[in-house]
Molecule: transfer RNA
Organism: Candidatus Bathyarchaeota archaeon
RNA sequence: GCCGCCGUGGCUCAGCUCGGUAGAGCGUCUGCCUGUUAAGCAGUUGGUCAUCGGUUCAAAUCCGAUCGGCGGCGCCA
Numbered sequence: 001g002c003c004g005c006c007g008u009g010g011c012u013c014a015g016c017u018c019g020g021u022a023g024a025g026c027g028u029c030u031g032c033c034u035g036u037u038a039a040g041c042a043g044u045u046g047g048u049c050a051u052c053g054g055u056u057c058a059a060a061u062c063c064g065a066u067c068g069g070c071g072g073c074g075c076c077a
Stems, first nucleotide, its partner, number of pairs: 001073007010026004020057001027045001029043004050066005
């Protein structure tokens, strides 16, 4: 340098193919329960969907560029 995959709550990930209200588990917090803790139960909290731009009535999803991570290939006469 080229190619492929990935980037979404604090963590691990789904949703993208085929555009139409952003989700799950764990965690945080509050309450219940318990002699206390843990476990359990109920509720709650938490997102510029990597960044910028484009298309569209409407974009996490489609298109372009850029940044970062991983892998493969190549170059260094």